[in-house]
Context: one part of a larger RNA
RNA sequence: GACGAACGCUGGCGGCGUGCCUAACACAUGCAAGUCGAACGAAGCUCUCUGAAGUAAGACUUUCGGUCAAGCGGAAGGGAUGACUUAGUGGCGGACGGGUGAGUAACGCGUGAGGAACCUGCCUUUCAGUGGGGGACAACAGUUGGAAACGACUGCUAAUACCGCAUGAAAUAUCCUGGAGGCAUCUCCGGGAUAUCAAAGCUUUAUGUGCUGAAAGAUGGCCUCGCGUCUGAUUAGCUAGUUGGUGAGGUAAUGGCCCACCAAGGCGACGAUCAGUAGCCGGACUGAGAGGUUGAACGGCCACAUUGGGACUGAGAUACGGCCCAGACUCCUACGGGAGGCAGCAGUGGGGAAUAUUGGGCAAUGGGGGAAACCCUGACCCAGCAACGCCGCGUGAAGGAAGAAGGCUUUCGGGUUGUAAACUUCUUUUACCAGGGACGAAGGAUGUGACGGUACCUGGAGAAAAAGCCACGGCUAACUACGUGCCAGCAGCCGCGGUAAUACGUAGGUGGCAAGCGUUGUCC
Numbered sequence: 001g002a003c004g005a006a007c008g009c010u011g012g013c014g015g016c017g018u019g020c021c022u023a024a025c026a027c028a029u030g031c032a033a034g035u036c037g038a039a040c041g042a043a044g045c046u047c048u049c050u051g052a053a054g055u056a057a058g059a060c061u062u063u064c065g066g067u068c069a070a071g072c073g074g075a076a077g078g079g080a081u082g083a084c085u086u087a088g089u090g091g092c093g094g095a096c097g098g099g100u101g102a103g104u105a106a107c108g109c110g111u112g113a114g115g116a117a118c119c120u121g122c123c124u125u126u127c128a129g130u131g132g133g134g135g136a137c138a139a140c141a142g143u144u145g146g147a148a149a150c151g152a153c154u155g156c157u158a159a160u161a162c163c164g165c166a167u168g169a170a171a172u173a174u175c176c177u178g179g180a181g182g183c184a185u186c187u188c189c190g191g192g193a194u195a196u197c198a199a200a201g202c203u204u205u206a207u208g209u210g211c212u213g214a215a216a217g218a219u220g221g222c223c224u225c226g227c228g229u230c231u232g233a234u235u236a237g238c239u240a241g242u243u244g245g246u247g248a249g250g251u252a253a254u255g256g257c258c259c260a261c262c263a264a265g266g267c268g269a270c271g272a273u274c275a276g277u278a279g280c281c282g283g284a285c286u287g288a289g290a291g292g293u294u295g296a297a298c299g300g301c302c303a304c305a306u307u308g309g310g311a312c313u314g315a316g317a318u319a320c321g322g323c324c325c326a327g328a329c330u331c332c333u334a335c336g337g338g339a340g341g342c343a344g345c346a347g348u349g350g351g352g353a354a355u356a357u358u359g360g361g362c363a364a365u366g367g368g369g370g371a372a373a374c375c376c377u378g379a380c381c382c383a384g385c386a387a388c389g390c391c392g393c394g395u396g397a398a399g400g401a402a403g404a405a406g407g408c409u410u411u412c413g414g415g416u417u418g419u420a421a422a423c424u425u426c427u428u429u430u431a432c433c434a435g436g437g438a439c440g441a442a443g444g445a446u447g448u449g450a451c452g453g454u455a456c457c458u459g460g461a462g463a464a465a466a467a468g469c470c471a472c473g474g475c476u477a478a479c480u481a482c483g484u485g486c487c488a489g490c491a492g493c494c495g496c497g498g499u500a501a502u503a504c505g506u507a508g509g510u511g512g513c514a515a516g517c518g519u520u521g522u523c524c
Stems, first nucleotide, its partner, number of pairs: 001523003005520005012393006018386002020351001025349003029346003034092003039089002042086003045082001046080005054072002058068004099304003108229008118221002123217008131165001133163002140155006171196011201209002230276003237267003242264006249257001279301004283294004306327005329340004357383001359382003365379001366377004396426004406417004430465001432460005440451001468513005473494003479508005489496002
């Protein structure tokens, strides 16, 4: 000098940041990933038509009573309408965004190359196409098992769900053939033949949107290599898919990646192997620099998601809020069986010297879905808490000697606190009260602000509401008195204290810094 700090004393305001470094310990509760009805059937709602049961003014009739009946009523059925609602099928997204640093000494990361060995949804550009059929499965209805979670069987049905057929080459494969180039395997550009493979509609009707095949781009990813990347030799030898070859498999792709056979190799004092520690970097701190230390916040990469293993789906995962299996733990149970995963945001317990609200909003920026309206978004934007840090401001200014009183001290004359106070004249930053009141909102117009009646502006009252902490022997700026008497105590080092202690304790004074000041810890 620095800090994601903690502790002690103290504490006025604002701006901007930062805030579990320990138990990758366990988690109650709420929220954190949905969306599309312009893909689909169905159900509901709404409107309308017909209008059953029931009730009933009244009419007819000779009594008990019977017959007819406007109106009320609204079952059931038909039709239609719609920015209406949505359990299911289907599509896209849940691989991004957010968290953590356990593991990892590694092509993990950084940097520089290579891919004649590769993939890429959505997006952009270009070319071509979008013909004609089929069979199901949810939902639904019925039956049925189970305490529940969740199922089973039978029957019906739609689609941009699924499956054949047609068409089809610039695509792929094989064969024939011409040319060019390179980096060994080879690559690129042509010509011909054969074989294989596609599609989906919707609607508000328009240069609409979607779908299929192909080429190119962009973006993102995958693989390989050179160099760099902590400590220990009181770790010296390590290795059997090990090292290489041939063939086959697998992959988007190269490769012992995997397998069969063959050979006996490969690494190592230029430190292999083993052990310990650790996410890496841009950066940060310090230093004149070289260097040393570090990797919080922000950005890039990697790894992980209760522990271990596995694949499925998909353009992309071996998938935090998906699936399966096993283990530990917790919960429910009708004991047969089930459910769960905060290292998302808050929050709880625990650990600890120690680290915040179970807040507001999608207004902005961005993301997902949708044609859009819009919906979702603990990303994000804000607010709350904390002097945790940095920066700024204030706690008044000018005048004022009877050098007041009081305190301390004294050689008793005085000295000092000290222009300090009182007193006079001013000012009103900030805080407080009142009135006005934003930018951030951008798109052709309209509408849209959580923050927030906030910032800011104007007016008002009144010096009013606002100073502490540490030190004073030397290092090191700053001294006297009293108390104590090797006691009590101080102390970073030297060292103070045993009767006049500038070193302990208190007081006065002084010095330093200041909403902070000291102490402790760590690094330079």